Predicted 3D model of a 75-nucleotide RNA (transfer RNA) from a Flavobacteriales bacterium. The organism belongs to Flavobacteriales, within Bacteria. The sequence was found in a public genome assembly.

RNA sequence: GGUGCUGUAGUUCAGUGGUAGAAUGCCCGACUGUCUAUCGGGAUGUCGCGAGUUCGAUCCUCGCCAGCACCGCCA
Numbered sequence: 001g002g003u004g005c006u007g008u009a010g011u012u013c014a015g016u017g018g019u020a021g022a023a024u025g026c027c028c029g030a031c032u033g034u035c036u037a038u039c040g041g042g043a044u045g046u047c048g049c050g051a052g053u054u055c056g057a058u059c060c061u062c063g064c065c066a067g068c069a070c071c072g073c074c075a
Stems, first nucleotide, its partner, number of pairs: 001071007010024004018055001026042005048064005
């Protein structure tokens, strides 16, 4: 340098062109002599960045950035 894949909550991951979700973690409360466990409630997000298409984009298209894998080049 080329090709492919990935980027969504603190973390691990779903998801679909029409109001963004789960598990876990975090906070508060109930329960308990205490802790754990259990139960109830709550806070969370520029869906990597920008542009385009569209009535509408997290999703489609293009560019860029980051990570991973493979290939190539130089040494």